[in-house]
Context: one part of a larger RNA
Formats: sequence, C1' cells, structure tokens
RNA sequence: CGCAGGAGACUUGAGAGCAUCUGUCCUUAGUACGAGAGGACCGGGAUGGACAGACCUCUAGUGUUCGGGUUGUCUCGCCAGAGGCAUCGCCCGGUAGCUAUGUCUGGAAUGGAUAACCGCUGAAAGCAUCUAAGCGGGAAGCCAAGCUCAAGAUUAGGUCUCCCUGGUCGCAAGACCCUAAAGGCUCCAUGUAGACUACGUGGUAAUAGGUUGGGUGUGGAAGCAACGCAAGUUGUGGAGCUAACCAAUACUAAUCAGCCGUGAGG
Repeated sequence: CGCAGGAGACUUGAGAGCAUCUGUCCUUAGUACGAGAGGACCGGGAUGGACAGACCUCUAGUGUUCGGGUUGUCUCGCCAGAGGCAUCGCCCGGUAGCUAUGUCUGGAAUGGAUAACCGCUGAAAGCAUCUAAGCGGGAAGCCAAGCUCAAGAUUAGGUCUCCCUGGUCGCAAGACCCUAAAGGCUCCAUGUAGACUACGUGGUAAUAGGUUGGGUGUGGAAGCAACGCAAGUUGUGGAGCUAACCAAUACUAAUCAGCCGUGAGG
C1' cells in the first nucleotide's frame, strides 16, 4: 500500500515445512514344519539404541549480584570489627536463570489409491488365458492422518462485537465553519519477549523499585559473659546475613499530555 467505511477479537485452511529410524527379550511355542539337527509365519506384551521436541521436580554443572574460611599487604588512630588490592587473591558451598550428563514426551494406530507380484470372472482364439470389457488382494514407499506456519490464498475468505447519521457556498473540483467516534499510536513502568524493531503485562494500578512476611543458601554474626597462660571453646542462639524466587503492601516511579483515526462508505 492492497483486501471498496473504520475498528477489536476469534477463526476456516488453499498452500508450505517438520517428523517418518531400528534392535533385543518374553509369550504364542519348543507348537506348525522336519528323520533329526534345528525351528517359524500370524498375533500379544516388555525394554533399549540413535534422533527430535519441551522442561528444570530429581541428579549434575555454571552461578565475578549470596554465605563462609583463609594468605600477604594497605587504610579506617590503636584493640576488636570492617573495607580496598592481589586472576572473583586463593578456597568451600550455593538461590534464580541458563544448561545436560538429568526428567518427560514423540515415531503409532487407522483409512484410501497403488508398485512388483498374487488372483476372480472372461473373450478375441468353442480350448487356454489375471485383461481386452469388468472385479479383488497387495509395500518401511504415495495421499490423508500427527506437529508447526499459513487469507498478499490479489480467488486477499468467514463469524461475533463496537463506532461514525452536520452546515454554508459552488455546475463541478473544491473552499470555509462545525464535529473528532470506536479504536490505535507516541510517551512512561517493564518482562514470560528481545540485537534493533517486534511481541506480552501495566500506566492509579501490584508494572518495576522499596518495605514487610515467607522460602532458599550459608553454617553458628557482632557485642557481652564464663572457662583457658594462650591459640581458642562454650553460652546468649539453627545465630547473623541472605541475589535474580513466592506473596502482601501504594511508600517511590508509571505525572501531565500530545498525535492519528471522521461525519454512513465505488
């Protein structure tokens, strides 16, 4: 820009893409078959491999925004307690998120038309013949079926709901006055989204921050007291601190506003 008014939702599916793998074991059954050795079709069940998708409860990583230990040195006057620097100084753990080595799921079933092939009926050609007319069966393959996208499918589809019902002049084009809907955007707070854009949530409300409570992690804070020559231990006390998690709560910030979109539709 189009889809013959504008708008918000929900859809149909022409078409396109993805997937399409396979082993072993048990059973049927040591049955059919076979002198024996051996050993099934058909059918039922279980469990794997590789591949793919989703996810983070578990397991395992990361986790320089969390907790703790510790070395050297500097600073806060000193002690104590902290902070800076040294690869995050080194080290032990670890929330969210992101991950796989982890968890869950998938290939199926079914139908249709067929290939090779197997047939029925059957002439030409009194026989025969699956074929010439006609009718069946038949594959991991084909078309559907599964998943995803999809009306720019210009053949531009469908359904529901919402919105607009002025005037003067002019032959007309148009000019001026009035009007400005539904809805959308800008802007702002942002994340389940994300390179940007787009998309989603919210803009007076729980959108973000803060605060409060909880969870989780760390692992027993500081201060004080007791004991000990001291290093230190114990008590107060599952203590103190605690990111991205879960809630509650308007304390702070989403203020105020502007723009587009018209007047019933070739």
This is a predicted structure of a 266-nucleotide part of an RNA (large-subunit ribosomal RNA, domain VI) from a metagenome. It matches the Rfam family "Bacterial large subunit ribosomal RNA". Rfam links the family to the GO terms structural constituent of ribosome and ribosome. The full RNA is in RNAcentral, with records from SILVA.